[in-house]
Bacterial RNase P class A from an Oscillospiraceae bacterium, 338 nucleotides, folded computationally. The coordinates come from a structure-prediction model, not an experiment, and the mean pLDDT is 75. The gene name in the source record is rnpB. Rfam family: Bacterial RNase P class A. Rfam's curators write: Ribonuclease P (RNase P) is a ubiquitous endoribonuclease, found in archaea, bacteria and eukarya as well as chloroplasts and mitochondria. The RNAcentral record of the sequence draws on ENA.

């Protein structure tokens, strides 16, 4: 010094005016004022899992749907992380993973080809003949068709071939060793063994619905028609079977404010110690938006490059998308110097 790979930070600062959400405390009684605190993300976004919470309810049964899928572990949980095994890709740092069953059954593989667990168009070999052809028989190595002809390569051996026979290589079985396991070496057999379950299915293991517009309380204001009526209507549940409950569906108008939920969290920093890690756990230290037509802005100056993606609305763990740009770590390659 290029060129990758794989993680992390950040994504304007400082001042001086004016202006805005909340909370507190003082003051005024007034619809305020002053003070001090705090005041959008790494993804707030997507709404795609999971969960806290909130009601249905007494959380039953079966059915039906749906989601996952090597092994070990984290987690409140999760389809998520984390090691690790296998397979596919890269010289390689690393990246991807559609990972259980094809012998429990079905079912596809158009076309093309002779054939798609099936075969003989060409074609090799052998006999025979009415001899340049035409029948017999053997063959499935070659060739053509295809995305795929069914173990591959290579040598011996055959009339000619062929797992026929050896070697390596591939699957499958036993045994033998290593590992907690998935696997992984090795040996000995033999030579069945087509792909496609991200095709129906099978097999294990898990899901009950709603959803902060959830749900509780206060206020208000206006009722009026119809229909059905316990043999009926509603819930629990998509559906049955059990249950519960007492009116129950619709039109028509009216009203539709206001307080809670509402932010101390499966929370943050920061050090011990346990793990490869994900993470667990001691010990100290912090409070860090709660809005509700919805807050953080506007100017003026200096100094930088940092000009991007793009605003909370019940919270929390993920995942998945977007983001100019500068900055650090650690490893690969590959050339030159020494």
């Nucleotide at each position: 010094a290029g060129a990758g790979c794989a993680g992390g930070c950040u994504g304007g600062a400082c001042a001086g005016c004016c202006g805005c959400g909340u909370a507190a405390a003082u003051c005024a009684u007034g619809a305020g004022a002053u003070u001090u605190a705090u005041g959008a993300g790494g993804a707030a976004a997507g709404u795609c899992c999971g969960a806290g919470c909130u009601c249905c309810a007494c959380a039953g049964g079966g059915c039906g749907g749906g989601a996952u899928a090597a092994c070990g572990g984290c987690u409140a949980a999760c389809g998520g992380c984390c090691g690790c095994c296998g397979a596919g890709g890269g010289c390689g740092a690393c990246c991807u993973u559609a990972g259980g069953g094809a012998a429990a059954g079905u079912g596809c593989a158009a076309c093309a080809g002779a054939g798609a667990u099936a075969u003989a168009c060409c074609g090799c070999c052998g006999g025979a003949a009415u001899u340049u052809u035409u029948c017999c028989g053997g063959c499935a190595a070659g060739g053509g068709u295809g995305g795929a002809a069914a173990g591959g390569u290579g040598a011996g051996g055959u009339a000619a071939g062929a797992g026929c026979u050896c070697a390596c290589c591939g699957g499958c079985a036993c045994a033998c060793g290593g590992g907690a396991g998935a696997c992984c070496g090795c040996g000995u057999g033999g030579c069945c063994c087509u792909g496609c379950a991200a095709a129906c299915c099978c097999u294990a293991u898990c899901c009950g619905g709603u959803g902060c517009a959830a749900c509780a309380c206060c206020g208000a204001c206006a009722g009026g028609g119809a229909a059905c009526u316990a043999u009926a209507c509603g819930c629990c549940u998509g559906c049955c079977c059990g249950g519960c409950g007492u009116g129950u569906u619709u039109c028509c108008g009216a009203c539709g404010g206001g307080u809670g939920g509402c932010u101390u969290g499966a929370g943050c920093c920061g050090u011990g110690g346990g793990g490869c890690a994900a993470c667990c756990u001691g010990c100290g230290g912090c409070c860090c938006a709660g809005a509700u037509a919805g807050a953080u802005g506007g100017c003026u100056g200096u100094c930088u490059a940092u000009a991007a993606c793009a605003g909370a609305a019940c919270u929390c763990g993920g995942c998945u998308u977007a983001c100019a740009g500068g900055c650090c770590u650690g490893c690969u390659c590959u050339a030159a110097c020494u």